[in-house]
Context: one part of a larger RNA
Molecule: small-subunit ribosomal RNA, central domain
Organism: Pseudoalteromonas sp. R
RNA sequence: CUGGGCGUAAAGGGCACGCAGGCGGCCUGUUAAGCGAGAUGUGAAAGCCCCGGGCUUAACCUGGGAAUUGCAUUUCGAACUGGCAGGCUAGAGUACGAGAGAGGGGGGUAGAAUUCCAGGUGUAGCGGUGAAAUGCGUAGAUAUCUGGAGGAAUACCGGUGGCGAAGGCGGCCCCCUGGCUCGAUACUGACGCUCAUGUGCGAAAGCGUGGGGAGCAAACAGGAUUAGAUACCCUGGUAGUCCACGCCGUAAACGAUGUCUACUUGCAGCUCGGUUCGUAAGAACGGUUUUGCGAAGCUAACGCGUUAAGUAGACCGCCUGGGGAGUUACGGUCGCAAGAUUAAAACUC
Numbered sequence: 001c002u003g004g005g006c007g008u009a010a011a012g013g014g015c016a017c018g019c020a021g022g023c024g025g026c027c028u029g030u031u032a033a034g035c036g037a038g039a040u041g042u043g044a045a046a047g048c049c050c051c052g053g054g055c056u057u058a059a060c061c062u063g064g065g066a067a068u069u070g071c072a073u074u075u076c077g078a079a080c081u082g083g084c085a086g087g088c089u090a091g092a093g094u095a096c097g098a099g100a101g102a103g104g105g106g107g108g109u110a111g112a113a114u115u116c117c118a119g120g121u122g123u124a125g126c127g128g129u130g131a132a133a134u135g136c137g138u139a140g141a142u143a144u145c146u147g148g149a150g151g152a153a154u155a156c157c158g159g160u161g162g163c164g165a166a167g168g169c170g171g172c173c174c175c176c177u178g179g180c181u182c183g184a185u186a187c188u189g190a191c192g193c194u195c196a197u198g199u200g201c202g203a204a205a206g207c208g209u210g211g212g213g214a215g216c217a218a219a220c221a222g223g224a225u226u227a228g229a230u231a232c233c234c235u236g237g238u239a240g241u242c243c244a245c246g247c248c249g250u251a252a253a254c255g256a257u258g259u260c261u262a263c264u265u266g267c268a269g270c271u272c273g274g275u276u277c278g279u280a281a282g283a284a285c286g287g288u289u290u291u292g293c294g295a296a297g298c299u300a301a302c303g304c305g306u307u308a309a310g311u312a313g314a315c316c317g318c319c320u321g322g323g324g325a326g327u328u329a330c331g332g333u334c335g336c337a338a339g340a341u342u343a344a345a346a347c348u349c
Stems, first nucleotide, its partner, number of pairs: 003320004007302002012316001014201004021194003025088007033081002035077008049065006091191001092188004096183004103177007110154001115149007125136002162169002206247006215241002220236004258315006266293004272287001274285004297304002321349003331342004
């Protein structure tokens, strides 16, 4: 490379947007680049293959043919692909009317709780554990009441509930703003799908500058446990956790399942619209999202099963024995750093 694969064996990029590229709906006309057919020229000889001939045979030598699947020129064809022109509405989109939602950004505000401070009551303990001790407390703690400060998070509702491309999003109110669904019509007329490079977003931890700091808590200190205990348990406790701005760019970033489209028996629920029937409760039908179980089929099995891992198509990413090694080396790129990314070899089984 031809292949074969990627839920769990190696393998889906963390997610999206998107240039180039690849692929692309229905009808008509045209063109003839691809495509098909014919002809001509060329495709050296030797070799291979076929039919003969010569050495007693063979190897070997030799005559002829075929082959040389190619290239060029030319003639014809027009179904398909492409080009050009015109048209269409089933893909895609726009307008209009409704609707649900922790979707995002900013501002405000509420109550509960923890802690701290001040004051009142009150007295000897509190706290913690398997048991203790460290710790706190007669300089009055714990408990309890009143007042205040401050930070962070929003019990119940709450739900295999909802929203978002993913990461993720949860008190309430206001402002700005993205997407989605349903409905009846009108409009545009293939405007589409995918996407190397690129660009943006991207949990936690970490980094820079400046704030903030209640609780929690790496590091650290002490007390226990233990043979030891650089741990698990306890008492403390600093970064950090929070905010603003700027970096980092990684995760079991998981559905371990790329995106888009079409097709293929069903059952029972959930969410949000619609239509019809009904006084209502609700029922039926038809969309959307989502959960459980399962026909056929698939699968090594487990399992998946109209939200496919079924049946097909388009495009991208990735895999190719284990270790060395995806925290590797060297080099490149990025980063303040930590490091990230790209990614070998020797050696070894």